Model confidence (mean pLDDT): 83 of 100.
This is a predicted structure of a 76-nucleotide RNA (transfer RNA) from a Pseudomonadota bacterium.
NCBI's taxonomy places the organism under Bacteria, Pseudomonadati, Pseudomonadota.

RNA sequence: GGGGCUGUAGCUUAGUUGGUAAAGCGCCAGAAUCGCACUCUGGAGACCGUGGGUUCAAAUCCCAUCAGCUCCACCA
Numbered sequence: 001g002g003g004g005c006u007g008u009a010g011c012u013u014a015g016u017u018g019g020u021a022a023a024g025c026g027c028c029a030g031a032a033u034c035g036c037a038c039u040c041u042g043g044a045g046a047c048c049g050u051g052g053g054u055u056c057a058a059a060u061c062c063c064a065u066c067a068g069c070u071c072c073a074c075c076a
Base pairs, nucleotide, nucleotide: 001072002071003070004069005068006067007066010025011024012023013022019056027043028042029041030040031039049065050064051063052062053061
C1' cells in the first nucleotide's frame, strides 16, 4: 500500500427481502422475607463508530473516514 471481517444500551449479543431497535446479565423501584440472597412484577437506559449520499422512509443500500482483528504485497 491492497483485500476481508467486526463496530448496536454499562457488558454480551440479536436484528441480513429497507418500514422507525429486541433479549440476557447488570442498574432503579415494588412484592415476598425478621433481614439478605434467590424468585416474581414494573421501569430507566442505545436513534446503531464518525461524516455525507440515495429514498417518502436507512442499523440495513452507496461513498469517504476512524478503531480493532486478519490475510497479502513492499522495505529491511
Its Rfam family is "tRNA".